[in-house]
Context: one part of a larger RNA
Formats: sequence, C1' cells, structure tokens
RNA sequence: GGACGAACGCUGGCGGCGUGCCUAACACAUGCAAGUCGAACGGACCAAGUUAUAGCUUGCUAGAAGCUUGGUUAGUGGCGGACGGGUGAGUAACACGUGGAUAAUCUGCCUUUGACACUGGGAUAACACUGUGAAAACGGUGCUAAUACCGGAUACCUUAAUUAAGUCACAUGAUUUGAUUAAGAAAGGAGCAAUCCGGUCAAAGAUGAGUCCGCGGCUGAUUAGCUAGUUGGUGAGGUAACGGCCCACCAAGGCGACGAUCAGUAGCCGGCCUGAGAGGGUGAACGGCCACACUGGGACUGAGACACGGCCCAGACUCCUACGGGAGGCAGCAGUGGGGAAUCUUCCGCAAUGGACGAAAGUCUGACGGAGCAACGCCGCGUGGGUGAAGAAGGCCUUCGGGUUGUAAAACCCUGUCUUCAGGGAAGAAAAAAAUGACGGUACCUGAGGAGGAAGCCACGGCUAACUACGUGCCAGCAGCCGCGGUAAUACGUAGGUGGCAAGCGUUGUCC
Repeated sequence: GGACGAACGCUGGCGGCGUGCCUAACACAUGCAAGUCGAACGGACCAAGUUAUAGCUUGCUAGAAGCUUGGUUAGUGGCGGACGGGUGAGUAACACGUGGAUAAUCUGCCUUUGACACUGGGAUAACACUGUGAAAACGGUGCUAAUACCGGAUACCUUAAUUAAGUCACAUGAUUUGAUUAAGAAAGGAGCAAUCCGGUCAAAGAUGAGUCCGCGGCUGAUUAGCUAGUUGGUGAGGUAACGGCCCACCAAGGCGACGAUCAGUAGCCGGCCUGAGAGGGUGAACGGCCACACUGGGACUGAGACACGGCCCAGACUCCUACGGGAGGCAGCAGUGGGGAAUCUUCCGCAAUGGACGAAAGUCUGACGGAGCAACGCCGCGUGGGUGAAGAAGGCCUUCGGGUUGUAAAACCCUGUCUUCAGGGAAGAAAAAAAUGACGGUACCUGAGGAGGAAGCCACGGCUAACUACGUGCCAGCAGCCGCGGUAAUACGUAGGUGGCAAGCGUUGUCC
C1' cells in the first nucleotide's frame, strides 16, 4: 500500500447493487416450511332435480324410499415425502480434485422399439354394534370395494441348468446364433364415440447413482515400531456389484525413516485476497462434491434412505398425566433466551422462474420473487452556481504599522440534481383470444415551490503533506518507531490557522 462476512469511537443527506451469528453442532415459546389425486375404490355428508303420496284454492305447496347431477373428503389405494432448504460437528479418508476402470453394477419418472393384458379367488380399512384407557391409543364381532392382495393360463422374451457352433478381448472372460428342461406377467379409468390416460414383459437410450485404481494437496520423531480378520489361500454365505464384506479351515504373512503407528489441527474444490511473477494466505457469499440432522445404535418401506420436519431401541433434557402411562427434537423461514466485540422482520406473494401431485381446472411450495432493518461493503449523486473589496464585522496573531481567516460572508443575478407537494404512470405477462403483478401507484415522465432540508473526521517534531498563541511545568498527558513534557513545548491540553480524506473519517484485529 492492498484486502475484510469485521468490531469500536466520533459523525451521518439520497439512490443502485450486494452482504449480514465468524462465538454455544447451546436450549428453544409460537406460526408456517410436503403434499396431491374423487378421471384407482367403497362409503359418509351437503345441495339441486325427479317422484309414490298428502293438502287443497285444479295448478300450486310439502315431499319418504329410489334414481340423476353437482360439491366436500375421514379411510383404502397411487405418486411424491431420498428433491428443494440448513449446517460444518465429525472426517487426514479414494472424503475431495484430476485422470482412468466397471469384461464386477443398479437406475422410478422420461424417450424409442417389440410383444401382450385370458381366467378365477379370498380378505380388509372405512362403516355398524361394542369393550378398555385420564389421554395417547388399542382391541372384539359383523358387512363391503378397488389400479390393494393371491392363485391358474399364455411367454415376443427374461432368468437358471445342461449342451452345440462361431466372433472378439485386457487375467478372471465378453458376446452372437441354436437345442432341451424348469420358473416367471398384467389393471383398469374417463368419454356417446373416436380416442386419451394408465398396466405387464423385454430390448435400447438418456439421466442419476454405486464400487475400484494412478497421481495431488496440513503439522509434530520431545510419536519408531505397528498389525490376529491382521496378510494371503480354499470353500460356503452375503450384496445390484468386486472384495476378510462376513464365516469355517489352512498358511504366516502385511505396513514402516520414500515416515508406518500415534498425537494435534482441518470439511475438500472451482475460486477469493495479495504479489511483476514465483509464491504466500484463505475456503464468507455464488457453484460442484462430501458429511451430519438432540446423542448413540438399528433396520423397515422403496427405483433410490439406513431417511432433517418417517419408524424402533437406549441415553440426556423438556412438557402432559387421573402416576398406570404418554408427547417432543428450528444445523428449514421468521422469532426467543443464552454466549459474544459482533450479525436483521415472528413482513408480502405464488404475479414470474422452478418443483410435487393431477387428464385438466387447480392445490401445495418460508424453494423462489419481493419488500423491511443495518454506511457492513462497492459504485454513483448531492450539500449549490456566477458576480462580489469599504478587503465589512467578529475571531486569531502582531514588531501595534499591520497581517490572516478572505471572494470567504453579506449583497445582487441565477439553477433546481437530490428533497417536498401535485398530476400521469410502466416493462417484467404469455401460447388464437380473454384473464392473470406480490413488488407498487414503485421506477419513470410532467408541473410547482424555495438556496431553502443535507459535513464531518483525523492529523500538523522527523519518517509524513500541514504552525502559531495561550495553559501546564518529568505534573497532567502523548507515543507506530525515534522519542516529547523538569517555566518561552511547532510533540501534552485548548484556540486560531493549515494539510489530508470525505458521507464518511480514524483506531483495533487478521492476511499478503
């Protein structure tokens, strides 16, 4: 000198764009943050229509069961809750980066292609009746539906076993065409219909993921030895998949001064800061990957989790209780207490973009779009412009002549950025049209008023731009270094003046 997620002191007009718990991965009141589909299903409820019938004023009123239409949705069922959002605790590791391998693998929704959907069955929630319990909740009996569940058939095919012939490769092998045997599917819904949306099996793609390997990136030797599933083999199990991944048996290996093991610290990267570069530092915001979700463990479901707002167990903590037993998890968005030098609103909207579900209308979405707060940062603008010498008054200094503040002010003539008021008023929003804007009556435009409402902070001994007076008297104090202060202090304090930067200025901390 530059930089900062900064803090502190003094000061503070506006706008745009960003940024905002670095500390206690401390504890959390309250609200919201993941639902959706009635075009999968049976009910329940509501409304309307129709009607037997009744009343009569003979064309009106009321209206059971049933039927039709529309609406709502507790339950069964499907898809989604593995995305999106948060945090950085753990992790020195194939976690990450980079380059490969997978002939050792899986992949819902989506795209393309081929072939199919035949025939049966038994339940169960809801519901009704009923029981236990303070509650959470849990039973018993009876009824019922499905794109829920389970048989049988069929098999373009797939899988497994046996077998024949080729092709290829990088060890194990991969792959093509056959044959035999065995096993393996399915679901319907909407519509008058056409048709549309679905279902099953298989092949391929796309996307996403798993696993393995080479190389690379911290500190300590005042850590020198470490290791028994340890290293390898055989067999069996397990997985989507290789493998001591697990198990039985056998062998005695494996790693290490090219730093094993142990200990400390730490999420990694693209990047960011600095520097001429080499390098050094760093990993906030934004993007990629990983890990975690009160602490520890476990599996279930599923294409995908060992699952932040799912389940089970244990623990600590908090809450409810009729003491028998239950409920909870903000490292989602706001917000509270606490810690701290220190870090925001319990805001608006789904209008846009994106996501889930749905045939759609649409519903949900604290993702997101916005507004609010904070000079926290960067950038821009303003606080007026011109003329104006009796160089006014006042202040300060003075050798008392004057000098300086100083064209500065006043005064005169202007301007109208910003501000204030009034009027108009968007783009962002579209697919044939229509409709649809939180922001927001915002941005912007026009008009009016009036210099009116808008300047501070630090320094002035040398480094280092900028000097005098008074007060003080080694005191009070200053100080980054050298050093100032003990009676004329340009170094302390105040004043005037001057210099620097400016809505900021200075100090502290950290990095280069």
RNAcentral holds the full RNA, with entries from ENA, Greengenes and SILVA.
Predicted 3D model of a 512-nucleotide part of an RNA (small-subunit ribosomal RNA, 5' domain) from bacterium enrichment culture clone T12RRH100B11.
The coordinates come from a structure-prediction model, not an experiment, and the mean pLDDT is 85.
Its Rfam family is "Bacterial small subunit ribosomal RNA". Its family is annotated with structural constituent of ribosome and ribosome in the Gene Ontology.